[in-house]
RNAcentral holds the full RNA, with entries from SILVA.
A computed fold for a 542-nucleotide part of an RNA from a metagenome, annotated as small-subunit ribosomal RNA, 5' domain.
It matches the Rfam family "Bacterial small subunit ribosomal RNA".
Context: one part of a larger RNA
């Protein structure tokens, strides 16, 4: 001298953009943080209003609403934190001829039966959580036949690329596995014939395939901490055969067979650490750091374990152990904020139990639309950058009155006051956005599909519809200098000096050093200096 996620002391006027538990991966009250679809499906309330009524009830609306219940996709994303990890975890450049990819996109084929379980109705246990019997029933849930271009496997060929192990192409023989439906229009076929359907036809889903995108598994070269006062380590251990896994290579796992691997260019151990783009500091090299923002990896009370799935060994999902809270009828249950907020603790120290889903993106859904503490915004907090303000001209009898004095005087000082203005900011009052682009309705037109001038799918006009923030920026009046400075230092380094007090006291002090009776170095007060809504201190780091 720079810099910070900072404390702390004394001081504070406003915005604007950012950042705010670096400590106990420390316990958590209470709210919300993942749900969606009736165009997959069955079954279905009440309140309340209105009519009837033999007053006990009924019937209609409410409503196929609501709550559940089967199914479907999502919950694997977003968000959190850094404990663990010195590793192919990460960065960086490569393999995958050793894989897999749910929604999407293109290609071109394809779709026939059957029996159950929930809900529910009845009944039984239990305090609870919940659970058990019997009966009924739907379906994109669940089986099973048939077919099989294409796929998978097996056998055996050709051609062609590869270092090989084997990849691709092609005709073949045997085995093996598919499928769902649903909405909306029509009458050209075809069946009954006024119109509909099992007919056509459109969206949309469903099944096999073949490519893509995307995402991700797995290997591999190089790099990125300390300690040698850690020198020896290892039996699945090292490699080979088989065989089992896996989507895949592989001692991944296992039987046998061999004795090997690895080390001073540092193994093992043992400390410490999440890693990267970056940040900070430096003239670079380089050093230190890994907050906010991105990307990748690990974590989810603490260990372990699979299950479902296109994806997991799953923060708000099972199931066991353990530690802890809490309900309990003592028999058993229930829970996991390292999600937003928000409470205890710890500590020098870190904010609201706010407001919308209007933007942005995210799941669901054909769409309206629902759901999103992601996210957009408001609150606090000089915490940090950075913009403006506390006036402006004029004004010497250089007033008063502090301070110093050689007592002449200087000196704060154009500083006040006084005149003359001016209106940032704040206050008040009026006016007032952009962020809004869609979507979806209605209407008009055009093109496709189609038998079709219905429907539908896609353009394009035009009207309508939608802001948390917010009556906020913003921009106009209005009053009136009115509401707005302080802190730290003045012995030398280093800008800035007198006086009083004190008297090796009582202090001060970054270093060298000041104080024992005239102290520019303590205390105070005039007075000057720097930087100002900050200024100093303390801590780290160049």
């Nucleotide at each position: 001298g720079a810099a910070c996620g900072a404390a702390c002391g004394c001081u504070g006027g406003c915005g604007g953009c950012g950042u705010g538990c670096u400590u106990a991966a420390c316990a958590c009250a209470u709210g919300c943080a993942a749900g969606u679809c009736g165009u997959a499906c069955g079954a279905g309330a009440a309140a309340a209003c209105u009519c009837c009524u033999u007053c006990g009830g009924g019937a209609g609306u409410g409503a196929g609403u609501a709550a559940a219940g089967u199914g479907g996709c999502g919950c694997a994303c977003g968000g959190g934190u850094g404990a663990g990890u010195a590793a192919c975890g990460c960065g960086u450049g490569g393999g995958u001829a050793a894989u897999c990819u749910g929604c999407c996109c293109c290609u071109a084929g394809g779709a026939u039966g059957g029996g159950a379980c929930a809900a529910c109705a009845g009944u039984g246990g239990g305090a609870a959580a919940c659970c058990g019997c019997u009966g009924c029933u739907a379906a994109u849930a669940c089986c099973g036949a048939u077919u099989a271009a294409g796929c998978u496997c097996a056998c055996a060929g050709g051609c062609u690329c590869g270092u090989a192990a084997g990849g691709g192409c092609u005709a073949g023989u045997g085995a093996g596995a598919a499928a769902a439906g649903a909405c909306g229009g029509c009458c050209u076929c075809u069946u009954c014939u006024u119109g509909a359907a099992a007919g056509c036809u459109g969206u949309u889903g469903c099944c096999a395939a073949g490519g893509g995108a995307u995402g991700a598994g797995c290997c591999c070269g190089c790099g990125a901490a300390c300690c040698a006062u850690u020198a020896g380590c290892u039996u699945g251990u090292u490699g080979g055969u088989g065989a089992g896994g896996u989507a895949a290579g592989a001692g991944c796992u296992c039987a046998c067979c061999a004795a090997g691997g690895c080390g001073a260019u540092g193994a093992u151990g043992g400390u410490u650490a999440g890693c990267u783009g970056g940040u900070c500091u430096g003239a670079g090299a380089g050093g230190a750091c890994g907050a906010u923002c991105a990307g990748c990896c690990a974590c989810a009370c603490u260990g372990g374990g699979a299950c479902u799935g296109a994806g997991a060994c799953a923060c708000g999902g099972c199931c066991c152990a353990g530690a802890c809270u809490c309900c309990u009828a003592c028999g058993g249950g229930a829970g996991g904020c390292a999600g937003c907020a928000g409470u205890g603790g710890g500590g020098a120290a870190u904010a609201u139990u706010g407001c919308g889903c209007a933007a942005u993106g995210g799941g669901g859904g054909a769409a309206a639309c629902c759901c999103u503490g992601a996210c957009g915004c408001a609150g606090c907090a000089a915490c940090g950058c950075c913009g403006c303000g506390u006036g402006u001209g004029u004004g010497a009898a250089g007033a008063a009155g502090g301070c110093c004095c050689u007592a002449g005087g200087g000196u704060c000082g154009u500083a006040a006051a006084g005149c003359a203005c001016u209106g940032u900011c704040a206050g008040c009052a009026g006016g007032a956005a952009a962020g809004a682009a869609a979507u979806g309705g209605c209407a008009a037109u055009c093109g496709g599909u189609c038998a079709a001038u219905a429907c539908c799918c896609g353009g394009u006009u035009g009207c309508c519809u939608u802001g948390a923030c917010g009556g906020u920026a913003c921009c106009u009046g209005u009053u009136g200098a009115g509401g707005a400075a302080g802190c730290a230092c003045c012995g030398g380094c280093u800008a800035a000096c007198u006086c009083c007090g004190u008297g090796c006291c009582a202090g001060c002090a970054g270093c060298c050093g000041c104080g024992g009776u005239a102290a520019u170095a303590c205390g105070g007060a005039g007075g000057g200096u720097g930087c100002g809504a900050g200024c100093g201190u303390u801590g780290u780091u160049c």